Context: one part of a larger RNA
RNA sequence: GGAUGAACGCUAGCGGCAGGCCUAAUACAUGCAAGUCGAGGGAGAAGUUUGGUGCUUGCACUGAAUGGGAACCGGCGAACGGGUGCGUAACACGUAUGCAACCUACCUAUAACUGGGGGAUAGCCCGAAGAAAUUCGGAUUAAUACCCUAUAAUAUUUAGUCAUCGCAUGAUGAUUAUCUUAAAACUCCGGUGGUUAUAGAUGGGCAUGCGGCCUAUUAGUUUGUUGGUGAGGUAAUGGCUCACCAAGACUACGAUAGGUAGGGGGUCUGAGAGGAUGAUCCCCCACACUGGUACUGAGACACGGACCAGACUCCUACGGGAGGCAGCAGUAGGGAAUAUUGGACAAUGGACGAAAGUCUGAUCCAGCCAUGCCGCGUGCAGGAUGACGGCCCUAUGGGUUGUAAACUGCUUUUAUAUAGGAAGAAACCUCCCGACGUGUCGGGAGCUGACGGUACUAUACGAAUAAGGACCGGCUAACUCCGUGCCAGCAGCCGCGGUAAUACGGAGGGUCCAAGCGUUGUCC
Numbered sequence: 001g002g003a004u005g006a007a008c009g010c011u012a013g014c015g016g017c018a019g020g021c022c023u024a025a026u027a028c029a030u031g032c033a034a035g036u037c038g039a040g041g042g043a044g045a046a047g048u049u050u051g052g053u054g055c056u057u058g059c060a061c062u063g064a065a066u067g068g069g070a071a072c073c074g075g076c077g078a079a080c081g082g083g084u085g086c087g088u089a090a091c092a093c094g095u096a097u098g099c100a101a102c103c104u105a106c107c108u109a110u111a112a113c114u115g116g117g118g119g120a121u122a123g124c125c126c127g128a129a130g131a132a133a134u135u136c137g138g139a140u141u142a143a144u145a146c147c148c149u150a151u152a153a154u155a156u157u158u159a160g161u162c163a164u165c166g167c168a169u170g171a172u173g174a175u176u177a178u179c180u181u182a183a184a185a186c187u188c189c190g191g192u193g194g195u196u197a198u199a200g201a202u203g204g205g206c207a208u209g210c211g212g213c214c215u216a217u218u219a220g221u222u223u224g225u226u227g228g229u230g231a232g233g234u235a236a237u238g239g240c241u242c243a244c245c246a247a248g249a250c251u252a253c254g255a256u257a258g259g260u261a262g263g264g265g266g267u268c269u270g271a272g273a274g275g276a277u278g279a280u281c282c283c284c285c286a287c288a289c290u291g292g293u294a295c296u297g298a299g300a301c302a303c304g305g306a307c308c309a310g311a312c313u314c315c316u317a318c319g320g321g322a323g324g325c326a327g328c329a330g331u332a333g334g335g336a337a338u339a340u341u342g343g344a345c346a347a348u349g350g351a352c353g354a355a356a357g358u359c360u361g362a363u364c365c366a367g368c369c370a371u372g373c374c375g376c377g378u379g380c381a382g383g384a385u386g387a388c389g390g391c392c393c394u395a396u397g398g399g400u401u402g403u404a405a406a407c408u409g410c411u412u413u414u415a416u417a418u419a420g421g422a423a424g425a426a427a428c429c430u431c432c433c434g435a436c437g438u439g440u441c442g443g444g445a446g447c448u449g450a451c452g453g454u455a456c457u458a459u460a461c462g463a464a465u466a467a468g469g470a471c472c473g474g475c476u477a478a479c480u481c482c483g484u485g486c487c488a489g490c491a492g493c494c495g496c497g498g499u500a501a502u503a504c505g506g507a508g509g510g511u512c513c514a515a516g517c518g519u520u521g522u523c524c
Base pairs, nucleotide, nucleotide: 001524002523003522004521006520007519008518009517010516013376014375015374016373017372018371019369020368021334026332027331028330030329031328032327035076036075037074040073041072047066048065049064050063051062052061053060054059055058083287084286085285093211094210095209096208097207098206099205102204103203107200108199109198110197111196112195113194114193115149116148117147118146125138126137127136128135129134155180158177159176160175161174162173163172164171165170185192186191213259214258215257220250221249222248225247226246227245228244229243230242231241232240262284263283264282265281266277267276268275269274289310290309291308292307293306312323313322314321315320340366342365343364344363348362349360350359351358352357379410380409381408382407389401390400391399392398393397416460417459418458419457420456424451429446430445431444432443433442434441435440436439468513469512470511471510472509473494474493475492479508480507481506482505483504489496490495
C1' cells in the first nucleotide's frame, strides 16, 4: 500500500447493488417450513332447493335432488428443495480412467399383453380399558390394497451346439431342450392407466493412477491382519462376513501414533513465482439431541419417519406418556459482534393432479444495519471599504482568516407538496378462427402483479433540507501563540516533557480524506 462476513470511537443527507452469529454442533416458548389426487375406493357431515307428516304457524321429524367438510383405505411425493461444518488426513475431495462386476421411480422409443376367481381389512356402527397418549373386542363394507389361477418371452434356471471378437476372468450374436414368473382398472368413450421385455436419457454405486497439512521430542505396525479355496451376503466386485489352509502385508520414497482440518471451483495479495484463505455464489462430502439398528421404498440406513439405549426438558390421576429449530422468523445464553415472531405465490422452480387448482419460510419481495462497493448532493457566478470579530506581530500601524461574509444575479440535482404512473405477463385456462385430421399445432381476444401508487415523469416552491473526522518533530503533506514545567501527559519507530515545548493540553491557522474519518484485530 492492498484486503476484510469485521468490531470500537466521533460523525452522518440520499439512492442503487451486494452482505449480515466468524463465538455455544449451547438450550429452545410460539407460529409456519410437505403435501396432493374424488378422473383409484367405500362413506357421505354442515348447508341449499323441493315434497310429505305433526302441529305450538315457524319449529320438529322424514323422503328426494344438489352439495361436498373433517377423518379413513389406496397411489405418487416426502431420499428433492432448505440448514450446518461436528466428525473425517479418507478414494472424503480434485483430476484422469475403468466396470467383460452394477442399479436406476418418473420420462422417451419399440414390441407384446391386460383372461378367470377369492378371502380379508381400515373407515362406519356397537361395546370396553385408560388421567392422557392411545389401545382392545364384536358386527359389517370397498378398491388401481392383498391373494390364488390362466397365458407368455429377447426375462430367469440348468444343460448343449455354432459363429465373431477381446488384455485375462470372458463378451456379443444365433439356436435346441428344460425350469420359474405378470397385469387394474377408471372413463366425458376421445383417452388415461397397468404388466412384461429391449434400448435410450437422467441419476447413482464400485474400483484404480496421480495431487494437495504439521510433528521423528511418534520407529516399528498389523491377526480378518496379507493371500488362497469354498460358502454366505449384496444391485454388484471384494475378508464385506464365515469355515478351512498358507504366513503373509505395510514401513526411512516416513508405516504406525499424535495434533489440526470438511475438499474443490474460487477469494485476497503479489510484476510473477509464491504466500494466505475456503464467508456470500456453484459442485462434491459428512451430519441432523448423543450412540446404535434396521423397516418401507426405484432410491434412505431417512433433519420436520420407526425402534432401542442415554442425557436433558415437559405432562401425569404416579400406573404411564410427549419432545428434538445445524429449516424461516423469534427467545435465553455466550460474545467485541451479526437483522423482522413481515408480504406474496405475481414471476422462476418443485410435489401432486387430466385440468381447474392446492401446497411451497425454495423463491421473489419488503423491513433493520454506513457492513462494503458505486453514484449524487450539501450550491453557482459576481462581489474589496480587502468590513466586523478572532488570531499573530517589530503594535497610532501591519499580516492572516479572506471573495470568505454581507450584498447583487442565477440554478433547483436533492428535499417538500400535488398530479400522472410503469416494465417485469406470457403462458395455463376460457371463447373465436385456421391447418392437419378428432387431439395436437398455429393465430386473435379475454383473465392474472406480492413488490407498489414503488421506479419514473411533470408542475409548484425556495439557497431553501444536508460536513465531518484524523493529523500538522522526522519517517509524512501541513506552524504559530498561550498554559504546563520529567508534572499532567504523548508515542507506530526514533523519541518528546526538568520555565521560551512547531512532539503534552487549548486556541488561531494549515494539511489529507470525505458521508465518512480514525483506532484495533487478521492476511499478503